[in-house]
Context: one part of a larger RNA
RNA sequence: UGACGGGGACCCGCACAAGCAGUGGAUUAUGUGGUUUAAUUCGAAGCAACGCGAAGAACCUUACCAGCACUUGACAUCCAACUAACGAAAUAGAGAUAUAUUAGGUGCCCUUCGGGGAAAGUUGAGACAGGUGGUGCAUGGUUGUCGUCAGCUCGUGUCGUGAGAUGUUGGGUUAAGUCCCGCAACGAGCGCAACCCUCGCCAUUAGUUGCUACGCAAGAGCACUCUAAUGGGACCGCUACCGACAAGGUGGAGGAAGGUGGGGACGACGUCAAAUCAUCAUGCCCCUUAUGUGCUGGGCUACACACGUAAUACAAUGGCCAUCAACAGAGAGAAGCAAUACCGCGAGGUGGAGCAAAACUAUAAAAAUGGUCUCAGUUCGGACUGCAGGCUGCAACCCGCCUGCACGAAGUUGGAAUUGCUAGUAAUCGUGGAUCAGCAUGCCACGGUGAAUACGUUCCCGGGUCUUGUACA
Numbered sequence: 001u002g003a004c005g006g007g008g009a010c011c012c013g014c015a016c017a018a019g020c021a022g023u024g025g026a027u028u029a030u031g032u033g034g035u036u037u038a039a040u041u042c043g044a045a046g047c048a049a050c051g052c053g054a055a056g057a058a059c060c061u062u063a064c065c066a067g068c069a070c071u072u073g074a075c076a077u078c079c080a081a082c083u084a085a086c087g088a089a090a091u092a093g094a095g096a097u098a099u100a101u102u103a104g105g106u107g108c109c110c111u112u113c114g115g116g117g118a119a120a121g122u123u124g125a126g127a128c129a130g131g132u133g134g135u136g137c138a139u140g141g142u143u144g145u146c147g148u149c150a151g152c153u154c155g156u157g158u159c160g161u162g163a164g165a166u167g168u169u170g171g172g173u174u175a176a177g178u179c180c181c182g183c184a185a186c187g188a189g190c191g192c193a194a195c196c197c198u199c200g201c202c203a204u205u206a207g208u209u210g211c212u213a214c215g216c217a218a219g220a221g222c223a224c225u226c227u228a229a230u231g232g233g234a235c236c237g238c239u240a241c242c243g244a245c246a247a248g249g250u251g252g253a254g255g256a257a258g259g260u261g262g263g264g265a266c267g268a269c270g271u272c273a274a275a276u277c278a279u280c281a282u283g284c285c286c287c288u289u290a291u292g293u294g295c296u297g298g299g300c301u302a303c304a305c306a307c308g309u310a311a312u313a314c315a316a317u318g319g320c321c322a323u324c325a326a327c328a329g330a331g332a333g334a335a336g337c338a339a340u341a342c343c344g345c346g347a348g349g350u351g352g353a354g355c356a357a358a359a360c361u362a363u364a365a366a367a368a369u370g371g372u373c374u375c376a377g378u379u380c381g382g383a384c385u386g387c388a389g390g391c392u393g394c395a396a397c398c399c400g401c402c403u404g405c406a407c408g409a410a411g412u413u414g415g416a417a418u419u420g421c422u423a424g425u426a427a428u429c430g431u432g433g434a435u436c437a438g439c440a441u442g443c444c445a446c447g448g449u450g451a452a453u454a455c456g457u458u459c460c461c462g463g464g465u466c467u468u469g470u471a472c473a
Stems, first nucleotide, its partner, number of pairs: 001473002003470003007467007015457002019421005026312008034303002042053002064298007073128001077127002079124005086104001090099003108117003130287002133285003139281002141276003144272001146270001151190006157166003170181003196264004201232007210222003214219001235258001238252005314414001318373006332361002336355002341350003380411001385406007427449007
């Protein structure tokens, strides 16, 4: 000087407390461990691994396993020879592939018409290719985390033999090393804040696909809604009190908004030899008729069990039926989204108006109104199973999703323990998108309805500042 303390003082955070909803019990989905397996590819491991890489494993993906094949190779450059390129149908085979330089087919540029060249292909030789093989403890790049915590440093000066100290400590204040005052310090840098995006108010400009004061339409118009560009607006600015005449704080007025207005992006010096050699790049090591490459089938989907994360429930603040075209926002659409209509109980099918979209497409649901059920393992709950179907796709056996009928399991609110959340939040209700042929209870977004509680900082956890002790560095 740090680190540590079941030392002290001060301060902060959904850290506790006060509340609301859960998890832990059930069933299912999904990830992981374990076990099994020919293989169940690999990575991730307290917080900060476990609906994580994976924004989507039937084949492909795919890296794993079995078998069948290839060896200058699936891919790149170089050399030589030959051939333009290209290339069905057929046969054999599980396919890769083989018959095969098959049948067919002769282009472009130059030409002395002999040929030469470009591009592509075939064959041959080797230099080489190739490796999701190893090492993240050799690395770059990227990322997580403490933590959006308020810290981390430097120059000059001064003090100290020196390591170092001072500044950065102190008195106030702040979300903040934020600002004020003081001070052997005076300044500065990286952080904080602001500058950026978005939501909320207003004005101006612009009006089509949007809107409508005119009676539908048409027409007309741009007032309003809205759209999207520019600007204004909030600064403790005004006011009262407190404060040290400061910084600032507590109320008030005005205001759409008040003291950082809400949200986002933004992550200092560093810590964890944290994660990633399987995004990519890369040193070294290793394989080279195989640890490379192609293919078929299987596996990644196994199942005594254990854990994590979710979905659905256990019901009456509810289930079911009907009525009310009740009321959104954001996003997507051409190998696409698809309306009216018709067929089907339905999934869906036929068909194809409109739309490269403020134009066309997609029922918002919870809510409200009426009826029924009357506390039951039920008109709760829907797992599992049987049958019959639909869709995608070469192909749904292993191993997809959906529909109808039947079947109707556990479950009556969950032990110890434990999680999230302070406001348009929690809870609850639907909607959309990426991935995607098909497949969502996951993820990312969107809006609708919309609470309770916070006395307070003694305690638990994490963090910051000062100080103290130390047999630690």
A computed fold for a 473-nucleotide part of an RNA from a wastewater metagenome, annotated as small-subunit ribosomal RNA, 3' major domain.
RNAcentral holds the full RNA, with entries from SILVA.
Its mean pLDDT, the model's own confidence on a scale to 100, is 82.